[in-house]
The part of an RNA shown here (small-subunit ribosomal RNA, 5' domain) has 460 nucleotides and comes from Kokia drynarioides. The source organism's lineage runs through Eukaryota, Streptophytina, Embryophyta, Spermatophyta and Kokia. Its mean pLDDT, the model's own confidence on a scale to 100, is 84. It matches the Rfam family "Bacterial small subunit ribosomal RNA". Its family is annotated with structural constituent of ribosome and ribosome in the Gene Ontology.

Context: one part of a larger RNA
RNA sequence: GGAUGAACGCUAGCGGCAUGUUUAACAAAUGCAAGUCGGACGGGAAGUGGUGUUUCCAGUGGCGGACGGGUGAGUAACGCGUAAGAACCUGCCUUUGGGAGGGGAACAAUAGCUGGAAACGGUUAUUAAUACCCCGUAGACUGAGGAGCAAAAGGAGGAAUCCGCCCGAGGAGGGGUUCGCGUCUGAUUAGCUAAUACCAAGACGAUGAUCAGUAGUUGGUCCGAGAGGAUGAUCAGUCACACUAGGACUGAGACACGGCCCAAACUCCUAUAGGAGGCAGUAGUAGGGAACUUUUCGCAAUGGACGAAAGCUUGACGGAGCAAUGCCGCGUGGAGGUAGAAGGCCCACGGGUUGUGAACUUAUUUUCCCAGAGAAGAAGCAAUGACGGUAUCUAGGGAAUAAGCAUCAGCUAACUCUGUGCCAGCAGCAGCGGUAAUAUAGAGGAUGUAAGCGUUAUCC
Numbered sequence: 001g002g003a004u005g006a007a008c009g010c011u012a013g014c015g016g017c018a019u020g021u022u023u024a025a026c027a028a029a030u031g032c033a034a035g036u037c038g039g040a041c042g043g044g045a046a047g048u049g050g051u052g053u054u055u056c057c058a059g060u061g062g063c064g065g066a067c068g069g070g071u072g073a074g075u076a077a078c079g080c081g082u083a084a085g086a087a088c089c090u091g092c093c094u095u096u097g098g099g100a101g102g103g104g105a106a107c108a109a110u111a112g113c114u115g116g117a118a119a120c121g122g123u124u125a126u127u128a129a130u131a132c133c134c135c136g137u138a139g140a141c142u143g144a145g146g147a148g149c150a151a152a153a154g155g156a157g158g159a160a161u162c163c164g165c166c167c168g169a170g171g172a173g174g175g176g177u178u179c180g181c182g183u184c185u186g187a188u189u190a191g192c193u194a195a196u197a198c199c200a201a202g203a204c205g206a207u208g209a210u211c212a213g214u215a216g217u218u219g220g221u222c223c224g225a226g227a228g229g230a231u232g233a234u235c236a237g238u239c240a241c242a243c244u245a246g247g248a249c250u251g252a253g254a255c256a257c258g259g260c261c262c263a264a265a266c267u268c269c270u271a272u273a274g275g276a277g278g279c280a281g282u283a284g285u286a287g288g289g290a291a292c293u294u295u296u297c298g299c300a301a302u303g304g305a306c307g308a309a310a311g312c313u314u315g316a317c318g319g320a321g322c323a324a325u326g327c328c329g330c331g332u333g334g335a336g337g338u339a340g341a342a343g344g345c346c347c348a349c350g351g352g353u354u355g356u357g358a359a360c361u362u363a364u365u366u367u368c369c370c371a372g373a374g375a376a377g378a379a380g381c382a383a384u385g386a387c388g389g390u391a392u393c394u395a396g397g398g399a400a401u402a403a404g405c406a407u408c409a410g411c412u413a414a415c416u417c418u419g420u421g422c423c424a425g426c427a428g429c430a431g432c433g434g435u436a437a438u439a440u441a442g443a444g445g446a447u448g449u450a451a452g453c454g455u456u457a458u459c460c
Stems, first nucleotide, its partner, number of pairs: 001460004006456005013330006019323002021288001027285001030283003035063003040060002043057004070241003079183004084178002088175003093171007101135004110125006141148002154163003184213003191204001193202001216238004220231004244263001246261002266277004294320001296319003302316001303314002306311001334362003343354004368397002371394003377387001404449005410429002415444005425432002
């Protein structure tokens, strides 16, 4: 000198764009953050004078809750980065070849009885399906001559047809897996280990094993002419985790943040028999801390889930709010104006300086106040805008609403007076201060920078 997710002190007019718990992976009030499909199914309800039509719903069933969002605790590892590999899996999507014949038994819902404080159940009866089962059929599969085994579902429509279902073969995208190389510190860690508990031929090891410490990683970011050093906030890729430890179930995919089971800790409810919970989602709270925001608006856009669609949902996202936290831009006025006014400060008492600075004259209105108009963002019939009456434009008003901070011995741009008297104090280094202090404090003046300026911390 540059830089920062910064903090602190003094100060503060506006706008645009970014950024905002770096500490306790500490605890957790409250609301929301994952639903959707009645064009799979039986049923119930609302509405209608009735039919027809319509709407809504607990349950069975399907798809999705493995994405999106958060955090960096663990991990020195095929975890990541890069370059390759073969023997694997793959819902939805896509290309293509075939197929869907015949039958059956239940279980929810519902109704009755009943247990429990609750959470939640038990039992009897009844019923549907794209839920489940059996038979038949088959270029997949297993053995490779026979043979064996294993499928399917319908829905909508007047119909054409459309959407689905089953079995194959490819593709894309995704996942798993193997391997070469790269990937921090310590030798005051020298021996360590074996998949059968013990034993152990053996394996590994100064080219640093084992052990200990620290740490997510990369693209990147900062500094630097470069070499290189430091770092890993935001954004993007990837990995790991979801109160702590373990486990599997379902599923194409999880050993699953807002799923299940067991155990431990903690909190809550309770009739003491027993139950409920997990913000490292978004707001917000307590606490820790030098330190970090609203319990906001909207699904209008983009994207996701479901649906034939209309649509519905989405704290993803789009916005607004707060904070000079940063970067960038603008303003706080412009031109003229010497009696060089008054006042302040200095003085050799002649004057000098503050200083064209002010006053004064003149024109203007970026901002500001007020009023009127008023978007693009909407995606080619129409409709649909949270932001927002916002941005922007126009009229009117009046210089009106807006300058601080640090420094002034040297390094280092900028000097005098007064107070103090090794005191009070200053200080980054060296040092200054003991009666003429340009180094302390105040004043006048000056220098630097500017809506910021200084200090502290860290890196180059």